The part of an RNA shown here (small-subunit ribosomal RNA, 5' domain) has 532 nucleotides and comes from an uncultured organism. The full RNA is in RNAcentral, with records from ENA and SILVA. Its Rfam family is "Bacterial small subunit ribosomal RNA". Rfam links the family to the GO terms ribosome and structural constituent of ribosome. The coordinates come from a structure-prediction model, not an experiment, and the mean pLDDT is 86.
Context: one part of a larger RNA
RNA sequence: GAACGAACGCUGGCGGCAGGCUUGACACAUGCAAGUCGUGCGGAAAGGCCCCCUUCGGGGGGUACUCGAGCGGCGAACGGGUGAGUAACGGGUGGAUGAUCUGCCCUUCGGCGGGGGAUAACUUCGCGAAAGUGGAGCUAAUACCGCGUACGGUUGUCCGGUUGGAACCGGACAAAGAAAGGCGCUUCUGGCGUCGCCGAAGGAUGAGUCCGCCUCCCAUUAGCUAGUUGGUGAGAUAACAGCCCACCAAGGCGACGAUGGGUAGCCGAGCUGAGAGGUUGAUCGGCCACACUGGAACUGAGACACGGUCCAGACACCUACGGGUGGCAGCAGUGCGGAAUCUUGGGCAAUGGGCGAAAGCCUGACCCAGCCAUGCCGCGUGGAGGAUGAAGGCCCUCGGGUCGUAAACUCCUUUUCUGAGGGAAGAACAGUCGGUGGAGGAAAUGCCAUCGGCCUGACGGUACCUCAGGAAUAAGCAACGGCCAACUCCGUGCCAGCAGCCGCGGUAAUACGGAGGUUGCGAGCGUUGUUC
Numbered sequence: 001g002a003a004c005g006a007a008c009g010c011u012g013g014c015g016g017c018a019g020g021c022u023u024g025a026c027a028c029a030u031g032c033a034a035g036u037c038g039u040g041c042g043g044a045a046a047g048g049c050c051c052c053c054u055u056c057g058g059g060g061g062g063u064a065c066u067c068g069a070g071c072g073g074c075g076a077a078c079g080g081g082u083g084a085g086u087a088a089c090g091g092g093u094g095g096a097u098g099a100u101c102u103g104c105c106c107u108u109c110g111g112c113g114g115g116g117g118a119u120a121a122c123u124u125c126g127c128g129a130a131a132g133u134g135g136a137g138c139u140a141a142u143a144c145c146g147c148g149u150a151c152g153g154u155u156g157u158c159c160g161g162u163u164g165g166a167a168c169c170g171g172a173c174a175a176a177g178a179a180a181g182g183c184g185c186u187u188c189u190g191g192c193g194u195c196g197c198c199g200a201a202g203g204a205u206g207a208g209u210c211c212g213c214c215u216c217c218c219a220u221u222a223g224c225u226a227g228u229u230g231g232u233g234a235g236a237u238a239a240c241a242g243c244c245c246a247c248c249a250a251g252g253c254g255a256c257g258a259u260g261g262g263u264a265g266c267c268g269a270g271c272u273g274a275g276a277g278g279u280u281g282a283u284c285g286g287c288c289a290c291a292c293u294g295g296a297a298c299u300g301a302g303a304c305a306c307g308g309u310c311c312a313g314a315c316a317c318c319u320a321c322g323g324g325u326g327g328c329a330g331c332a333g334u335g336c337g338g339a340a341u342c343u344u345g346g347g348c349a350a351u352g353g354g355c356g357a358a359a360g361c362c363u364g365a366c367c368c369a370g371c372c373a374u375g376c377c378g379c380g381u382g383g384a385g386g387a388u389g390a391a392g393g394c395c396c397u398c399g400g401g402u403c404g405u406a407a408a409c410u411c412c413u414u415u416u417c418u419g420a421g422g423g424a425a426g427a428a429c430a431g432u433c434g435g436u437g438g439a440g441g442a443a444a445u446g447c448c449a450u451c452g453g454c455c456u457g458a459c460g461g462u463a464c465c466u467c468a469g470g471a472a473u474a475a476g477c478a479a480c481g482g483c484c485a486a487c488u489c490c491g492u493g494c495c496a497g498c499a500g501c502c503g504c505g506g507u508a509a510u511a512c513g514g515a516g517g518u519u520g521c522g523a524g525c526g527u528u529g530u531u532c
Base pairs, nucleotide, nucleotide: 001532002531003530004529006528007527008526009525010524013379014378015377016376017375018374019372020371021337026335027334028333030332031331032330035074036073037072040071041070043067044066047065048063049062050061051060052059053058081290082289083288090215091214092213093212094211095210096209097208100207101206105203106202107201108200109199110198111197113147115145116144122137123136124135125134126133127132154175155174156173157172158171159170160169161168181195182194183193184192185191186190216262217261218260223253224252225251228250229249230248231247232246233245235243265287266286267285268284269280270279271278272277292313293312294311295310296309315326316325317324318323343369345368346367347366351365352363353362354361355360382412383411384410385409392403393402394401395400417469418468419467420466421465422464426459431454432453433452434451435450436449437448438447476521477520478519479518480517481502482501483500487516488515489514490513491512497504498503
């Protein structure tokens, strides 16, 4: 000198854009943060509509506009948070997978036949303070289970081709193994459309695993290792492998730093520097790990699963003392901690996500608003004229000098400000209404393309624009001995004090305190901390 997620002191007008618990991965009141589908199913708790009865309080029935609870499907493994652990194939980079999986999506091929038994909801009887739970009876499905069929595929045996190898390709035989319907249209025992369902191939996306190289400090850590290193066989896995197990062998690592200890999430990048380098890993993006602490599996395409389950523990809460409940490192917010870090806000209008045929619903992701000079950038606090150089302050050699064109005063302007009026872009999809064209089909619904109209804004009556008014609403902070830009007076008298270093102060202190003046920066200026 530059920089900062800063803090502290003094001061403080506005706007845009960004940032905002760096400390205890401390504990958490309250609300919200993951649902959705009635075009899968039985149905009807609530509301609507219709009918009946009524003592006018209400009661009963129907419908399915709608839909609580339930069965079922998809999602909940994404999105969001944090950095504890981890010195590791964790990350970066380049490869391998002839050792693998991949829901939804796209393309293609082939199918969807015929049956069965249950179970929640519901009814009813209990137990319990509650959380909850047991028995009996009834019922449905795209829930569950057999049977039939098998273009592919799988497994086994065999043959051929190819390859660096059990991979891959082709063929023969044998065995086992699938499925589900919903809605709409129609010339209705049929056919068509659409959303689904099953088997298979390819793609895309995502993921798993393996390898080369790189990845902090300590040798005042020098030896470490028994599933340890390798083999054979068996098992587990989507998959290779001591991953696990039995047996066999005695190996494996290490001064090119093993082992141990300390510290730490890694990177793209940020800061600094002429560069080399040093340093950092906040915000944003990629990867990893974690979710009260420790352990475990279940479901599933995917988890060993933040707002799932089970066990143990600590803590907290409820209790009828028998027993239960909970997990903010989601968004706000609270308490303690700390030098220190925000609102218990608005909206799904946009972007994105989940579900749904769609309308739509959900979304503290997100988009906005609020607070804070925390930072960067921009604007303003007026402009021009104005000397006998007013008054006043300060200094003085008492002549004067200086603050100083500064003020007053005159003319002007209105960025800002106040008031009034107008007023956005962000919106195009989807949907719906109307039209045109196309493929297919017997036709119609539907499908594809395209044109026009209607509808949808949290921010927000905001940005912006216009008009009116009036210099009106707006300047401080630090320094002035040298380094270092800027000097005098008074007070004090090695006192009080200053100080980054050198050093000032003991009676004329440009170094302490005040004043005038000056210098620097300016809505900031200084100090402290940290990095280069």